[in-house]
RNA sequence: CACUUAUCAAGAAAGGCAGAGGGAAAUGGCCCUGUGACGCCUUAGCAACCUAAAAUGGUUUCAAAAACAUUAAAAGGUGCUAACUCCAUCCUGGUAAUAUCUGGGAUAGAUAAGAC
Repeated sequence: CACUUAUCAAGAAAGGCAGAGGGAAAUGGCCCUGUGACGCCUUAGCAACCUAAAAUGGUUUCAAAAACAUUAAAAGGUGCUAACUCCAUCCUGGUAAUAUCUGGGAUAGAUAAGAC
């Protein structure tokens, strides 16, 4: 780099360094940013993927077990700590329409676990 599965409406910032763009890519919006963003480091925090045991519920069953739902831990490995993955783009439903609103899906991306 490419492959598989799951998740992506919630949550959680201070200090130091540094000094110009940044929000993955393209286009269009919108936004953040010299009141110092983005990035890096430190500390803190969030969350519960690795990750549950057990209990309860509940399905199936002759009877069970597993899968499933709820409650519950945070030491370690990751991750995350502006905006829904910032929004739209391609297909499609509500709906007749190139408008508006809204839902679903696809693609892409991110993270985790696995596989290679």

About this RNA:
The RNA shown here (SAM riboswitch aptamer (S box leader)) has 116 nucleotides and comes from a Bacteroidota bacterium. It matches the Rfam family "SAM riboswitch aptamer (S box leader)". Rfam describes the family as follows. The SAM riboswitch is found upstream of a number of genes which code for proteins involved in methionine or cysteine biosynthesis in Gram-positive bacteria. It was read from a public genome assembly, where an Rfam model found it. Of the family's consensus pairs, 88% are formed in the model. The prediction has a mean pLDDT of 76.